This is a predicted structure of a 582-nucleotide part of an RNA (large-subunit ribosomal RNA, domain V) from a Candidatus Woesearchaeota archaeon. Its Rfam family is "Archaeal large subunit ribosomal RNA". RNAcentral holds the full RNA, with entries from ENA.
[in-house]
Context: one part of a larger RNA
């Protein structure tokens, strides 16, 4: 000199540090098989609109098509008198009510001829029989192919009519159309109801760890998790399958025409170092590997077991082992119900196919509906709903089961040290700097975790007011120096005091300007909003760019945008009263 203490009780007026103070079951975030509004080429529907048919709805004509009835025709393989539609009956049929023949005309035609009409003619013509071959257009009946005519019905097109119906006061106009009704198909966010998955070191984006397989993790029975690691499957093959028989690979060395490191050939060695359709593991030479012959068991029916799915109860799937039948190969024993084994997969409804059978109603018969058995067509969110988005206009229920701020833990990152000392420093590791490495401290940055808080702990920066730390920027003391002095560089002690003013930016930060002894760094719920501000971020309005079909969206930009409260306790500041005095 500085700081603190040296007694209580009570009152008044203030200030707003604390009561993670009061206010409001957080509006952000996530969750709910929650809600609502909006959008659309989400799903499913509905008005509306378009449309075919029918009813209301009648009359007539023409054309064209179809069906039906009647009639008239039509029908050429060869052989055969010749233009034989099919079948049946059949010994007669037709003719003075005008046969054969002739003339003219029409029609069909396979160019042979057939059919019909008129005139003439005036008594026969045809069949049976024979022949060809399938028997007579002799005759009758029914039917087929093609053609025509008529009638009826009807679709369509066109043209009319008037009586329904419509408009109009009427005259009249329109007219079977329209309107209306029913039904078919289309269109249809105008409207409606809904859906819009899960896992997840928050959610979204990404991914699929959502079905299945090998190995590791997995701790020597079994079982065992993570968005653990490493690889795969959603097939392929009519041979790459069955059987019988034969063979032995990769590689190395030696030899050998072109021929080389490597082609084909010979010899020796050769436990598999090859191959096995595809991942990995297991297996395989008696081969499961390679080659050839013959085949189709890559069968049908039925049963059991294992796994799926430890313990511990199912399905589909997969595999193994039997029995019966009919077969393949083999001399036979025998093997064969696909592939050496472990992946290669799918319920019900519905639809289709096959094969028989059953039931129902019905028919003269058929045909129909339903079912049993077997197979096929999907669901990969893979034990399988029929399903897109937006919300900052939002809402409800919840969650600190779960994110953004603060805290906590951790400390990769960050900041600060220490060890080693290669090297730089003319020489010289340590005046100074210090690679490659190693070990720490701090808890300021950024991460990670999700422990506290979602019935709310007000979120950046500034202003105001501070208080603490020291890893000290200045001022003080001291040491080393590659310290002559001056100025520096590095270090030690030291936190008493100081660490300022401006410019643009919301900025913290950073940059710049002029000063200065210096313009140090941090903590305090990134000190401080019941102290202020509200420029930023982060509601509702609006705009731009980009994006989206759209509603909308954008750690893009811009403008705009209510900052509550009379202080209960505590704390502090100032004043006062009382306790003999203070």
């Nucleotide at each position: 000199c500085c700081a603190g203490g040296g007694a209580g009780u009570c009152c008044c007026a203030g200030u707003g540090g604390g009561a993670a103070g009061u206010g409001a079951a957080g509006a952000c975030c996530c969750c709910g098989u929650g809600a609502a509004a909006c959008u659309u080429u989400a799903c499913u529907g509905u008005a509306g609109c378009c449309u075919g048919c029918u009813g209301c709805u009648g009359u007539g004509g023409c054309g064209c098509g179809u069906g039906u009835u009647u009639c008239u025709c039509u029908g050429u393989g060869c052989a055969g008198c010749a233009u034989a539609g099919a079948u049946a009956g059949g010994a007669g049929u037709c003719g003075u009510c005008g046969a054969a023949g002739g003339a003219u005309c029409g029609u069909c035609g396979u160019c042979a001829g057939g059919c019909g009409a008129u005139c003439u003619g005036g008594a026969g013509a045809c069949a049976c029989c024979a022949g060809u071959g399938a028997g007579a257009u002799a005759c009758u009946a029914u039917c087929c192919u093609g053609a025509g005519a008529a009638g009826c019905a009807u679709a369509c097109g066109c043209c009319a009519c008037u009586c329904a119906c419509u408009c109009g006061a009427a005259a009249g106009a329109g007219g079977a159309c329209a309107c209306c009704a029913g039904u078919u198909g289309g269109u249809g966010g105008a409207c409606a109801g809904u859906u819009u998955g899960a896992c997840u070191g928050g959610g979204g984006u990404g991914g699929u760890a959502c079905u299945c397989u090998g190995c590791u993790g997995a701790a020597a029975u079994g079982a065992u998790a993570u968005c653990a690691g490493u690889a795969g499957a959603g097939c392929c093959c009519a041979a790459a399958g069955g059987u019988c028989a034969g063979c032995u690979c990769a590689g190395a060395c030696g030899g050998g025409u072109c021929a080389g490191a490597a082609a084909u050939c010979c010899g020796u060695c050769g436990u598999g170092g090859a191959g096995u359709g595809c991942a990995a593991g297991a297996g395989c030479a008696u081969a499961a590997g390679c080659u050839g012959g013959c085949c189709u068991g890559a069968c049908u029916g039925u049963g059991u077991u294992g796994u799926u799915a430890c313990c511990a109860u199912g399905a589909a799937g997969c595999a193994a082992c039997g029995c019966a039948g009919a077969g393949a190969c083999g001399a036979a024993a025998g093997u064969c119900g696909g592939g050496u084994c472990u992946a290669g997969c799918g319920a019900a409804c519905c639809u289709c196919u096959g094969u028989a059978c059953c039931u129902c109603a019905u028919u003269g018969g058929u045909g129909g509906a339903g079912g049993u058995c077997a197979g096929a067509g999907c669901a990969a969110a893979c034990c399988g709903a029929a399903a897109a988005g937006u919300u900052a206009c939002u809402c409800c229920g919840g969650g600190g089961a779960u994110a953004a701020u603060u805290g906590a833990g951790u400390u990769g990152u960050c900041c600060c040290g220490c060890c080693c000392g290669a090297g730089a420093g003319c020489u010289c590791g340590a005046a100074u700097c210090g690679a490659c490495g190693g070990c720490g401290g701090g808890g300021c940055u950024u991460g990670c975790u999700a422990c506290a808080u979602c019935g709310a702990u007000g979120u950046c920066g500034g202003c105001u007011c501070a208080u603490c730390c020291u890893a000290u920027c200045c001022u003080g003391g001291c040491u080393g120096u590659g310290c002559a002095g001056a100025a520096g560089c590095a270090g030690c002690c030291a936190a008493g005091g100081g660490u300022g003013g401006g410019g643009g930016u919301g900025u913290u930060c950073a940059c710049c300007c002029a000063u200065u002894a210096a313009a140090a760094g941090g903590g305090u719920u990134c000190g401080u909003g019941a102290g202020c501000u509200g420029g930023g971020u982060u509601c509702a309005g609006a705009a731009c760019g980009c994006u989206g079909u759209g509603a909308g969206g954008c750690a893009g930009u811009u403008u705009g945008u209510u900052u509550a409260a009379u202080a209960u306790c505590u704390a502090c500041u100032g004043g006062g009263a009382c306790u003999g005095u203070g």
Taxonomically the source falls in Candidatus Woesearchaeota (Archaea, Nanobdellati). Its mean pLDDT, the model's own confidence on a scale to 100, is 81.